[in-house]
Context: one part of a larger RNA
Order: sequence, then structure tokens, then C1' cells
RNA sequence: CAAAUGGUGGAUGCCUUGGUCGCUAAGGCCGAAGAAGGACGCGGAAGACUGCGAAAAUGUUCGGGGAGCCGUCAACAGGCUAUGAUCCGGACGUGUCCGAAUGGAGUAAUCCACUCUGAUGAAAGUCAGAUUACUGUCCCGAUUUAUCGGGGCGGAGGUAAGCCGGGGAACUGAAACAUCUAAGUACCCGGAGGAAAAUAAAUCGUAUGAGAUUCCGUUAGUAGCGGUGAGCGAACACGGAAAAGCCUAAACCCCGACCGCAAGGCUGGGGGGUUGCAGGGUCCAGUUGUAUGAUGUGAAAGAUUAGAAAAAGUUUCUGGAAUGAAACACCAAAGAGGGUGAGAGUCCCGUAUUUAAAAAUCUAGUAACAUUUUGACAGGAUACCUAAGUACCGCGGUCCACGUGUAAUGUCGCGGGAAUCUGGGGGGACCAACCUCCAAGGCUAAAUACUUUAGCGGACCGAUAGUGAACUAGUACCGUGAGGGAAAGGUGAAAAACACCCAAAGUAUGGGAGUGAAAUAGAUCUGAAACCAUUUGCUA
Repeated sequence: CAAAUGGUGGAUGCCUUGGUCGCUAAGGCCGAAGAAGGACGCGGAAGACUGCGAAAAUGUUCGGGGAGCCGUCAACAGGCUAUGAUCCGGACGUGUCCGAAUGGAGUAAUCCACUCUGAUGAAAGUCAGAUUACUGUCCCGAUUUAUCGGGGCGGAGGUAAGCCGGGGAACUGAAACAUCUAAGUACCCGGAGGAAAAUAAAUCGUAUGAGAUUCCGUUAGUAGCGGUGAGCGAACACGGAAAAGCCUAAACCCCGACCGCAAGGCUGGGGGGUUGCAGGGUCCAGUUGUAUGAUGUGAAAGAUUAGAAAAAGUUUCUGGAAUGAAACACCAAAGAGGGUGAGAGUCCCGUAUUUAAAAAUCUAGUAACAUUUUGACAGGAUACCUAAGUACCGCGGUCCACGUGUAAUGUCGCGGGAAUCUGGGGGGACCAACCUCCAAGGCUAAAUACUUUAGCGGACCGAUAGUGAACUAGUACCGUGAGGGAAAGGUGAAAAACACCCAAAGUAUGGGAGUGAAAUAGAUCUGAAACCAUUUGCUA
């Protein structure tokens, strides 16, 4: 150096219990009746996980189910079960201690109490049950009129994502950087709900008109904005999803409380009324007839939470094993899928299809029923009402795709400050004409977002991948702490997991023997390379 045979090592191949990304359906808050999350316990028996709470791997009851069972690692011992266990589902019970933690304290899972009641005890005491935090609001009572006492109804804390509001960065990009961008993002705080928000035109639009909001597509990377750089970036119209509209304030009428000698003022309740082609009130004089709301009682179909029935194949051959091959059959509203000693419609679990609930929940306080209430149309007169520190203006900001720009519209701070239908806002400075709408009060389902559970799927991964986690994983371990954070899957069809003998320290290990299809499948699938040996050969 070459070959062979081994060792080491764990690549590769195959596999999948686990992930990941979607679709569909159903559901969506929990909590002082003590949550979320934990500590400590509970087993025949030491530990971890799971389950549970001193009634402690569970109790009672109502259903299902029908032969095995006493959760897993994981056996052993001892038991339970056709008088129906284990198991599955509904309801109920129990539920230590900490935790908003709430009797006081505290270094969480501990300590120490007040008052009342009960048990026990000679007593001291011990045990058991109840009560005792703070705070909002309402009612009652007391008095020293600001507090106290009693009672009722609430709050507090948690919550993955999504939602609304109040605050609000920087890295970065601009090839530097300051306006700008990143971005109203991350993050902090507050709040609500199963969705939230928005919502019924002082809208948009162009010279025709549309007719609340939300979401998707499109308009469109267009019009624009922009150290006119980087970049940012609409709207109208159109096509769809879903569709739903309403209630106050005021004028006027009626009733009441308080102040006032009175006139009257100021308030509470009821009626009335709610709009832009203006509407309403008041007065005069008419037509028509039941759409709605409130209160009370209050379903059903269906669905969910266990289940049930469910067709049809044999022989021969190979093989360790038949689901393979050959031959002849069968079922199919079932030839989805998985398992079974190799590719199984006919072996098993299932599947198509049909069917089931004692109890609870949804449907739903819905439909329906009962009681009660009323709406619409049109004429004439009148000028009573139609949301004020508001609109609007100035200054300074902010948001609108729009960086002050010709900068409208919206909104905030400071200052000023209208009109009242012969009125007012808008139509991108502003003015006119024209068109359009009616602010300064409020409510409103659906289409939408996210997520849990179940089912189904993927030209997604296959153990250095896919979640950090296929295994005792947020574990071991590290850090005072905030926090950081792994590695680790595979014997075989079945443990049949090597009885017995030999060598040995009577250990490891090895040799026989035995099991098995295989043992170079022996604590393990396959078993590459680097690396280390042994044997044989060659070369100096």
C1' cells in the first nucleotide's frame, strides 16, 4: 500500500405516536355560591405522570353498555364482577390550604384571633359550625348633622387571539442624515363583548342621479401626497355578502312638588312629536282603518352531550406467517380508513344507510296565546317649536392617502362668538349661481375578526426535520433575579428476553445449548464514512 474480517461510530433507507397549514360545522367569557393558577395530600406498596380532594385513581342517582375489570411506566400481592362490575354520558354531592383572598398579620400554600352556637371536659382548654376586609348605590333607623348601625343589589381578580379608547418608541430605509420612513407598528395603561367598532346623511355626486353601516372583489399602484427623494397612497362609480330600521329634546295639553302675598318662576310625571319635495304644534273643516310597541304566560320540530343495527370466500401452492399466486365464487346506498405474522370489499374494528335519550343545554323567553296601546292621507290659516358658549372666526396642533400647501372637510386647546326656515351646513382657498342635505341628543341584528371543540384535507415535515417539546418538556440544567433552556423515537409477528453446562474475580464478558424465519434481530431495525485493530499478500 492492497484485500479480507472485525471493532468504533450513527450517516442513509424505511416507519410514525408528534407537529404544521387550511377547510367545514357547532360553540365562545370565568369569578366573593371564591375563578384562573398553584401548594400539599389521596393507592396494598417507594417514585414520576394522569385522575381526584380528609366522602381524596373517587361518592349518590338517572341513562347507555354487556364481560371482563382494579389509569400509564409495570410487574407483584390481594380483590371486584350476570344481585350487571370496569367503562361511557347527564344531574347532584364532596371539594384541605394558598391565590382578587376578603377577620388581623405574613417570608404564598403559614401564624394568631373577635363575637355567637354546639360537642367534650372537674377545670384550664380542645374540637366543630357560622360571622367579622375595602368600596359604589338604594332603603330603614339613630343622633352630637356628620357620622354610625341594619338590610338589598353590585364592584374587585383572571382571560390566547381578535376589538375600542388613552399614551407611544427606536433599530431600520432614504445606500450618510435632520423633514420623511419604520409606524400610530412594538410596548404600556383603561374598557367591553362573544364578537367589538361603525350605523339610518347638515352623505356622495355631477348637471343624469344614488340613498344607513360593515366586509370581499374591482376601480388602482390610478388620482394624488412626497428633502417631488426613499417612499406613502385614496375616493366616486361598478360586481357581490348581508340587509332593518327606530327612540328622545322642543312647541302645545293635563297632573303634581317647591319658592312667592300675587303675577309668576323652577322642577318632576303623563300625553304630543321626530323631519328637508321641510316637518311638527295651535285653530278651522275632512277621509280611511290595524301594519307596531309594552306586559304576562310560554312551546315544538331540530341539534348537542352516551349509543344501537349494519352485507359478502373458500380450496390448492410458496412461505415462519397469506392479505400474495392459481382456481372457482359472493356483497356493494358499504371498493373511506385502520388493524391483523407480506398488497384483505367479503378475518376484526369500521364504512354507506337506518336508528336512539331517563337527564341537561341550545333552539328561546323565540313562535304562539292573552291583556293593553295606536297608525296613515289630504285642504286652509297662523309663524309657536325644531338640540348654544354650539356653528363659525383668529392663533397653535392633530387627523384625513393629502408633509401648510391654493388646503377645503373632521377634531382638540386658548381667545372671540351667530342665525332660527325670509333659517342653516356642504359641494377641496374664496365669491356668485345652481344642486344637495338638516349639525350641535341617543339605540340598533346580519354579513366581518379571532379562537376552542369535532370532522375532513395538504405536489406540508418525517426525529439535526416538523412546535422549544413524537420520550418524566417549558422537564433536566444554568442564573440572586428578570430570564435562558436542552439532549433523548424504532428487538421481534409474538418475550418465545437466552433454562441448563463450561471459562472467569464464579463479576463483567465470552463459548456451547435452547427460542426464533432471522440472534452479525440479544437490549437490539438498517448500520455509510472518518478512526482503530487482526490476518494475508506486496514494497524499501
Predicted 3D model of a 540-nucleotide part of an RNA (large-subunit ribosomal RNA, domain I) from Candidatus Shapirobacteria bacterium GW2011_GWE1_38_92. Model confidence (mean pLDDT): 81 of 100. The full RNA is in RNAcentral, with records from ENA and SILVA. The organism belongs to Candidatus Shapironibacteriota, within Bacteria. Its Rfam family is "Bacterial large subunit ribosomal RNA".